[in-house]
Context: one part of a larger RNA
C1' cells in the first nucleotide's frame, strides 16, 4: 500500500463534547472550478508498436505512420459533484403541556446493629476451631437491663426494575441543577453526521495537605496447621477504607460488540407515555428483557437493542517470543502513564 479484517482466533479508543478534515434531505434558478466533447498547439530525436522496404536471410538499418493516455489555449455542454441566490419540510433544534427515574451537588433529619463509656442484677468462665492455642476475664469478664457517645453502611422494599455519556448510582427528606421521553400543534428551515488534533469527566489502588477513624483491614505480631508454611484458618493490629480541597488517569473501564442514519419474518414478557366513552383494552411511540425465521457465522452463538443488508465518518490489526521491553520526548510530588522499537530467537 492494494486486499481482508477487529464479541469469543491480532484488532473498538474508558467516556463524552468539539476544531480542522471527511460525508451530507426535497425542488427552482444562475454559474461552468471540477466534469464532458470539439478544434489548435505542444509533448525533440532516437527506443517501443504497425505497414512497407534495403543488405541472399536475420540481426540491424531506412522510411511512413501510429502512440506519446499529459500540459496549454480555446468553442461548446449543463445531468452529477463545488460555487452563488432563493425556496420547502420530512432531517436536526426550540416552544407549549405532561408524566418518569438509586440522574448530579449541597444541607438536614432518622432507626436498627457494631464497639466504647458509667450504672445495675450476676458468677466462672468467654471466645474461637476440623481440633486447638494464642487472646479476654475474681482488678468481675461473657451475658442480660438502663443511659450515654462515636463513626460507617443504609436490612426488608428490590426486580430479566430503574436512571445516567462512560466511571457509576439505593434509608427519609428539602433547595438547587440537568435529562432522555409522550403528546399536540407551533416557531426557525438543512441549521445535519462523524471528527486526526485538543478540552473535560473517568472505578478500585496509591500520593499531598488538614481533619475523621466504629466496623473491616494490606504491612506487621503471635497461635496453629505442614517436612516447611514468609500461605489458606484464628487472635489481635498500622496504614487504607470515611470527609474536604488537589493530584494521578489507569481496570476483564466488558456487551470483551465505536458513532450516526436506512432498511429487513415471527411470539412472548417487563417499565414509562398516549390510547374514541366512565372503567378497561386493542392499538401505538421511547426503552428494557426471553425465545425463534431467514440471512450471516469456523463454530459458540447472533438474530430489528444484529454479528443480516447497505451508507458516512472516525479508531485499531498484520505470526508467537523478545515486549508494553529499551531509548529518546511528553506528562506526574511520586508511584507510574502516553508514545514505542530492534538485535535475537522459534
Nucleotide at each position: 500500500u492494494u486486499g481482508g479484517g477487529u464479541u469469543u482466533a491480532a484488532a473498538g479508543g474508558g467516556u463524552g463534547c468539539g476544531u480542522a478534515g471527511g460525508c451530507g434531505g426535497g425542488c427552482c434558478u444562475u454559474u461552468a472550478a471540477g466534469u464532458c466533447a470539439g478544434u489548435g498547439g505542444u509533448g525533440a530525436a532516437a527506443u517501443c508498436c504497425u505497414g512497407c522496404a534495403g543488405c541472399u536471410u536475420a540481426a540491424c538499418u531506412g522510411u511512413a505512420g501510429a502512440a506519446u493516455u499529459g500540459c496549454c489555449a480555446u468553442u461548446g455542454a449543463a445531468a452529477c459533484u463545488g460555487a452563488a441566490g432563493g425556496u420547502c419540510u420530512u432531517g436536526a433544534a426550540u416552544a407549549u403541556g405532561g408524566a418518569c427515574g438509586a440522574g448530579g451537588u449541597a444541607g438536614g433529619c432518622g432507626g436498627a446493629a457494631u464497639g466504647a463509656g458509667u450504672u445495675a442484677u450476676g458468677u466462672a468462665g468467654c471466645g474461637g476451631u476440623g481440633a486447638a492455642a494464642u487472646g479476654c476475664a475474681u482488678a468481675g469478664a461473657u451475658a442480660u437491663a438502663a443511659c450515654u457517645c462515636a463513626g460507617a453502611a443504609c436490612a426488608c422494599c428490590a426486580a430479566u426494575u430503574g436512571c445516567g455519556u462512560a466511571g457509576g448510582c439505593a434509608g427519609c427528606u428539602u433547595a438547587c441543577c440537568a435529562g432522555a421521553c409522550c403528546a399536540u400543534u407551533a416557531u426557525u428551515g438543512a441549521c445535519g453526521c462523524u471528527g486526526a488534533g485538543g478540552c473535560a469527566c473517568g472505578a478500585a489502588a496509591g500520593c499531598g495537605u488538614g481533619g475523621g477513624u466504629a466496623g473491616c483491614g494490606a504491612a506487621c505480631a503471635g497461635g496453629a496447621u505442614u517436612a516447611g508454611a514468609u500461605a489458606c484458618c484464628c487472635u489481635g493490629g498500622u496504614a487504607g477504607u470515611c470527609c474536604a480541597c488537589g493530584c494521578c488517569g489507569u481496570a476483564a473501564a466488558c456487551g470483551a460488540u465505536g458513532u450516526u442514519c436506512a432498511c429487513u419474518c415471527g411470539c412472548c414478557g417487563c417499565u414509562a407515555g398516549c390510547g374514541a366513552u366512565a372503567c378497561a383494552c386493542a392499538g401505538u411511540u421511547a426503552g428494557u428483557g426471553g425465545c425463534u425465521a431467514a440471512g450471516c457465522g469456523a463454530a459458540a452463538g447472533u438474530g430489528a437493542u444484529a454479528a443480516g443488508u447497505g451508507a458516512a465518518c472516525c479508531a485499531c490489526c498484520u505470526g508467537g517470543g523478545g515486549a508494553g521491553u529499551a531509548c529518546g520526548u511528553c506528562g506526574g510530588c511520586a508511584a507510574c502513564g502516553a508514545u514505542g522499537a530492534a538485535a535475537c530467537u522459534c
Molecule: small-subunit ribosomal RNA, central domain
Organism: metagenome